Predicted 3D model of a 462-nucleotide part of an RNA (small-subunit ribosomal RNA, 3' major domain) from Candidatus Peregrinibacteria bacterium CG_4_9_14_0_2_um_filter_53_11.
Context: one part of a larger RNA
This record gives sequence, structure tokens and C1' cells, in this order.
RNA sequence: AGACGGGGACCCACACAAGCGGUGGAGCAUGUGGUUUAAUUCGACGAUAAGCGAGGAACCUUACCUAGGCUUGACAUCCCGAGAAUUUCGCCGAAAGGUGAAAGUGCCGCAAGGAACUCGGUGACAGGUGCUGCAUGGUCGUCGUCAGCUCGUGCCUUGAGGUGUUUGGUUAAGUCCAUAAACGAGCGCAACCCACGUCCUGUGUUGCAAUUUCGCAGGAGACUGCCGGCGCAAAGUCGGAGGAAGGUGUGGAUGACGUCAGAUCAGCAUGGCCCUUAUGCCUAGGGCGACACACGUGCUACAAUGGUCGGUACAACGGGAGGCCAACCCGCAAGGGGGAGCAAAUCCUUUAAAACCGGCCUAAGUUCGGAUUGAGGUCUGCAACUCGACCUCAUGAAGUUGGAAUCGCUAGUAACCGCGCAUCAGCCAUGGCGCGGUGAAUAUGUUCCUGGGUCUUGUACU
Repeated sequence: AGACGGGGACCCACACAAGCGGUGGAGCAUGUGGUUUAAUUCGACGAUAAGCGAGGAACCUUACCUAGGCUUGACAUCCCGAGAAUUUCGCCGAAAGGUGAAAGUGCCGCAAGGAACUCGGUGACAGGUGCUGCAUGGUCGUCGUCAGCUCGUGCCUUGAGGUGUUUGGUUAAGUCCAUAAACGAGCGCAACCCACGUCCUGUGUUGCAAUUUCGCAGGAGACUGCCGGCGCAAAGUCGGAGGAAGGUGUGGAUGACGUCAGAUCAGCAUGGCCCUUAUGCCUAGGGCGACACACGUGCUACAAUGGUCGGUACAACGGGAGGCCAACCCGCAAGGGGGAGCAAAUCCUUUAAAACCGGCCUAAGUUCGGAUUGAGGUCUGCAACUCGACCUCAUGAAGUUGGAAUCGCUAGUAACCGCGCAUCAGCCAUGGCGCGGUGAAUAUGUUCCUGGGUCUUGUACU
């Protein structure tokens, strides 16, 4: 100087407390461990792995397994030889591929030859999701949006080093003020950036009954500016006025020096090592979807603040051409037919759902709950057996609020409700990312639990 303490002082955070809703029990979905397997490809493992890489595993993807094949190779550059390229057909084969036959003669050039492409040969080479994230770049997680981390000169010390950065106030903040052997400065904080909330101006079709709403662009507005109390004359804090908004308005983007030899050689790049008729490449089928179990994250419930039937109302963000698909017709339905419009503020997706009004159900394993299973269908796709989604009928399991324990959230938040998008032929999405609708409760407080900051103290630790 640090680190640590079941040492001290002060301070902060949904850290506790106060509240609301969950998880842990059930069924299912999904990920992981384990086990199994020819293979169940690989990585991630407290917080910081486990609906994570995967924003789409039937084939492909695919890296794994089995089998059939290839060896200058699926891909690149160079050399030699032959043939234009290319197309069609027969046979063998699961395909990859093998083999035979036919058609065809192009472009530049007088010719030799050349360009593109295909086949054969030769070796230089290709190739490797093979190993090492403890050789690396890049990127990311975490402490933590915590308020810290340092430097120059000066001063102090034999020196390591200290001071500055302490102390008194104050702040969300090393924020600011005052003090002080310090005076300044840098990276962080804040501000500058984006969105939303109010008003004004301009402008506008596809939008508008309306000076409006709305879209776009520009501007104004908030600064403790004004008043009062407290304070040290300060920084500031408390209350008030005006105001759409008040003391950081709300949300986002933004992550200091560093820590964890944290994660990633399988996104990419890359040193070294290793494979080279195979650890490379092609193909078919299988596997990644197994199932006594264990764990994580979710969905649906256990009902009456509910279920069901009928009627009625109100969104926003988005997406659309191999696309979105209206009216109308058929089908109980999934869906089929149909064909209008729309490269879209114009057309479509698009009836939002919860809510509201009325009827039934009456406490029951039920008109709760929907797992599981049987049958019949629809759609996508070369193909739904392993292994897709959806519809209809039948079947109706566990479950009556969940032990110890544990998670999220402070306001348009939690909770509840539906809608959209990416990926995508289809979809195992209950996931992820967004959008709006309805809309709470509680915070006396900092003793305790967890994490963190500053100062100080002890130490046989570094």
C1' cells in the first nucleotide's frame, strides 16, 4: 500500500421491511444432468450455464452413426493432353455414381492458335465444425450506470509510498460549496444524441364533417428562473406560485482503470500441433425427438371476481408480390372454390380480447380442468413411420392453492387481456422481440439478510 474481520462510523440499492402476483405440489412444453444407444454431434456449469449459441433439427440444415462410393478431390491458382459448350435416351444402382448410344458444332482469328466450359493426367497444393479460448485478435458476460480510477508539477518520507482523492456540509454522482501543502489536468458522472409528453409556425395526399384529429419538417418551453423558510455569506434543501411538464420530466442509447488465465479456435480471423485413398469429400437411411429418474425456465389449471351460449363496443406497433388476400359460394370446422383490390396513411392482413348487456350452470372432481387415447379429415412439402401443424367426433387423467425454501415488481409499474413481427415451404412458439387495452396495493423505516461505496481500526495474510 492492499486484502480480510461473526471490528467501528456514515451512506446507497425492490437488499430487507410494507404490499401485489408467482415458483417449489399437478399435467404438458422446453432446456440441462444422468442413463441408454450404432449415434443419441458440439459448446455453455453458482451469482455471470440450463425457452442459452439455435431469430424455426421431417430431407436439407448436420458438425454424429451405419452403409455404399471418391482420391489433385465439393472449392482456388498453375502445367500437359483431348473434346466446343450443351441436350436427349437405354441399362445397373437406394442415391451418389458407373456404363453405352445419339443429336450438336458455336465465339475471336488468314492460319497456327486463343477465350469460356467439360473430361483425363501430373505434382505443387486444396480441404479439416480435428486439438489448444491456459498461445491470440475481435466480440461479449459480470462486478455496475457502482462512483470511482489516475496523471503532471509542487510538498512530505532513508524508502516502499503519501499528499492531491482528507475533513465539514450537500448531491443520483470524486455533484457542487467551504476548508486544507497543495495547484491543476485526464478517463468516468452530468450535459451534448434519440423517443414520448405541451404549444406555435409551415406544409400535406392516399388522411380530415369541423378553425380540429393525424402525418412530416422546423421552432418554443424547465433554468431551482420567481417568492418564502432553513443554511455559513455558500453549495443546497423544504414549501409555494405560475405551468402540459419542477427540481435528473419519463424512457432509451451510452458501461471509467480494471476483476474473474470468465465465455467463444463451432460466427469470423489467426500462431502452434495433428490428419492427407482420410480426422478430407459425395450419397441414402438413421440420429440430434431415446426415458427408471433429477434440476432450471415456462404454459394451462385446480374454478362462481368463474365456465358456457347469444348480443353489443373500443386499439396500437407492424407485415405484404413465388406476397397480403376482399366480396360471394361450398364445408360443422381445419379448409376448398372464387377472383376484386393492393409494391400499399389508398387494398389486404383486421371480427382485437379482457370489458359491457342478457340466459343457463349452483359447489359438484362438476357445464371446473384439459392430459391421454381411438376414429375420421384438412394443409404444407419430392416425402409427415421414426418426427409436422391444424380441424371434427368420441375419450376424459392428474389437479380442490402446493413442505422446507425461493423469485419479480415502486406507476401507466405489477397483475390481467389480446394483437403484431423476425426466423419460416410447413412447424413442434407455451420461446424471443415489440404493441396497445384494463389497471392496483404498499413504502412506518434502515435493527436484521444480500450486494456495493467512503473513512477508520486490528492482523501472526500478500
Its Rfam family is "Bacterial small subunit ribosomal RNA".